Molecule: SAM riboswitch aptamer (S box leader)
Organism: Myxococcales bacterium
RNA sequence: AAGCCAUCAAGACCGGUCGAGGGACAGGCCCGACGACACCGGGGCAACCUCUGCGCAGCGAAAGCGGCGUAUAAGGUGCCAACUCCUGCGGAGACACGCGCUCGCGUGUCCACCGGAAGAUGGGCC
Repeated sequence: AAGCCAUCAAGACCGGUCGAGGGACAGGCCCGACGACACCGGGGCAACCUCUGCGCAGCGAAAGCGGCGUAUAAGGUGCCAACUCCUGCGGAGACACGCGCUCGCGUGUCCACCGGAAGAUGGGCC
C1' cells in the first nucleotide's frame, strides 16, 4: 500500500510566521490580501484505543480469565468554516411530458427519505 471492522446531522478558538491560493477528485457553491491554506505556540472538543474506578452477567475447583455497560480524561491518535459544504450511482416518493392503452413503460424536474460508491478518522490484521 491492499483488504477487514466501526463511526461520520452533535461538539470545539486565540496568538505568531509566511504570503496565494484553499475546501481530496469533477460540477456547483463557498473561504481568502479585513491575509485564507499551511506551519509553530497555547487553548479547547470528543471519547476510537490504552490505563484507572464502578456495575452486570459468564467461564474456572481456585488463583484467575476474558466479555458487556458506565464514569473519568492520565497516556496514544483524531478533530476545532459550511452534515463528509452539496451533488456525483441506484431506489422510494411527487409533478410534467411522451408512448402504450385504462395494470404499465420511458424521459425530464424536484426531493429534510433509503442504500451504495468515493473519502476521512480510529481499531485490529498482514